This is a predicted structure of a 108-nucleotide RNA (Guanidine-I riboswitch aptamer) from Kaistia dalseonensis. It was read from a public genome assembly, where an Rfam model found it. It matches the Rfam family "Guanidine-I riboswitch aptamer". Rfam's curators write: This family represents a conserved RNA structure found upstream of the ykkC and yxkD genes in Bacillus subtilis and related genes in other bacteria. The source organism's lineage runs through Bacteria, Pseudomonadati, Pseudomonadota, Kaistiaceae and Kaistia. The model forms 100% of the base pairs in the Rfam consensus.

RNA sequence: UGAGUUGGUGGCUAGGGUUCCGCGUCGCAGGGCGACGGCUGGUCCGAGAGCUGCCGCCUGUGCGGGAGAAAUCCGCAUGGGGCACGGCGGGAUAAAAUCCCGGGAGAC
Numbered sequence: 001u002g003a004g005u006u007g008g009u010g011g012c013u014a015g016g017g018u019u020c021c022g023c024g025u026c027g028c029a030g031g032g033c034g035a036c037g038g039c040u041g042g043u044c045c046g047a048g049a050g051c052u053g054c055c056g057c058c059u060g061u062g063c064g065g066g067a068g069a070a071a072u073c074c075g076c077a078u079g080g081g082g083c084a085c086g087g088c089g090g091g092a093u094a095a096a097a098u099c100c101c102g103g104g105a106g107a108c
Base pairs, nucleotide, nucleotide: 007055008054009053010052011051012050015045016044020042021041022039023037024036025035026034027033028032057081058080059079060078061077062076063075064074065073083103085106089101090100091099
């Protein structure tokens, strides 16, 4: 200095907090409202380096097609193909985070 399937998206998980619901304590006073507490709960947020589906990319084989033996191209079917150590700080949201900045800085 360069290469890579380092691609897109859905569902989830580790994890995360506290808007809403629930729960607990207290207050008010008319059975609800408010304050406080994240509280092994529900909603919620949620991974490049976690799991998984689909699409895409590369590729083997088979079949079909343009165009006819091959080559090449296209379509369909069916297989195969993934490396990854990582801050500080900042940002969004109600808030926080293995979220985002970020496969960044740096390290190898």